[in-house]
RNA sequence: AAAUGUCACUAGGGGAGCCGCAAGGCUGAGAUUGGAUCAAUAGAUCCUAGACCCUCUGAACCUGAUCUGGAUUGCGCCAGCGUAGGGAAGUGGAGAGCGAUUGAA
Repeated sequence: AAAUGUCACUAGGGGAGCCGCAAGGCUGAGAUUGGAUCAAUAGAUCCUAGACCCUCUGAACCUGAUCUGGAUUGCGCCAGCGUAGGGAAGUGGAGAGCGAUUGAA
């Protein structure tokens, strides 16, 4: 000096499924709180708050997709699709530091 590594701040993006009467359970980082509207029910939509993940070096998330193969009580559960098409960023610190994990005391 400097990294596609690391930390902080600000800003932004995003989803919330499946089984079960229930209790509870499965996957996952995350399946949450309160409220409103519609609906005969099942349920759907919207708002609110929080946690979590992701922000272009972008598989967070959306589309394709009521997709294809496999497994399951069932589900994006797993794999493919996927070098596909979209998708939300700036500033600063330390700096061979920083952060994470494991072990020992």
TPP riboswitch aptamer (THI element) from Paenibacillus foliorum, 105 nucleotides, folded computationally. Taxonomically the source falls in Paenibacillus (Bacteria, Bacillati, Bacillota, Paenibacillaceae). The coordinates come from a structure-prediction model, not an experiment, and the mean pLDDT is 76.